[in-house]
RNA sequence: UUCUUAUCAAGAGAGGCGGAGGGAUUUGGCCCUGUGAUGUCUCAGCAACCAGUCUAAUCGUUAGACCCGGUGCUAAUUCCAAUAGACUGCCAGACAGUCUAGAAGAUAAGAA
Numbered sequence: 001u002u003c004u005u006a007u008c009a010a011g012a013g014a015g016g017c018g019g020a021g022g023g024a025u026u027u028g029g030c031c032c033u034g035u036g037a038u039g040u041c042u043c044a045g046c047a048a049c050c051a052g053u054c055u056a057a058u059c060g061u062u063a064g065a066c067c068c069g070g071u072g073c074u075a076a077u078u079c080c081a082a083u084a085g086a087c088u089g090c091c092a093g094a095c096a097g098u099c100u101a102g103a104a105g106a107u108a109a110g111a112a
Stems, first nucleotide, its partner, number of pairs: 001112008013043005021032003026082004044074003049070002052066006078104001083101007
C1' cells in the first nucleotide's frame, strides 16, 4: 500500500511548547480559532478491538466481569450534505424533509 471482517448517535481534559489557520480530500453549508485553535509533548482520563485473568453456560464456542499489556480515542453523529431507492409535504421543481442502502473516510483484527 491492497484485500477481508467488525464498529462508527454513547464515553472521556488539564498543563508545557508553538504562533496561524483548522474541522481527511473537492464543492456547498455550518462551526472552532490571538480569551491562542490545528499540531506536538507530558500527565490524566474514556472505551473494551486484540492479548491476558476470572466466572457462568457449553465443549466449534458464547455471554459477562476485571483490565497492570498492544492499539485507539478524549469539540460538534465520521460536524452535515453530495450517489441510489422508498415515503411525506406543497410553492409541483429532479424543491424541502424523513428513512434505508451505497460511496469515501477513521479505528481494530487478520491476510498478501
Notes: Predicted 3D model of a 112-nucleotide RNA (SAM riboswitch aptamer (S box leader)) from Gracilibacillus ureilyticus. Of the family's consensus pairs, 97% are formed in the model. NCBI's taxonomy places the organism under Bacteria, Bacillati, Bacillota, Caryophanales, Gracilibacillus. The prediction has a mean pLDDT of 82. Its Rfam family is "SAM riboswitch aptamer (S box leader)". Rfam's curators write: The SAM riboswitch is found upstream of a number of genes which code for proteins involved in methionine or cysteine biosynthesis in Gram-positive bacteria.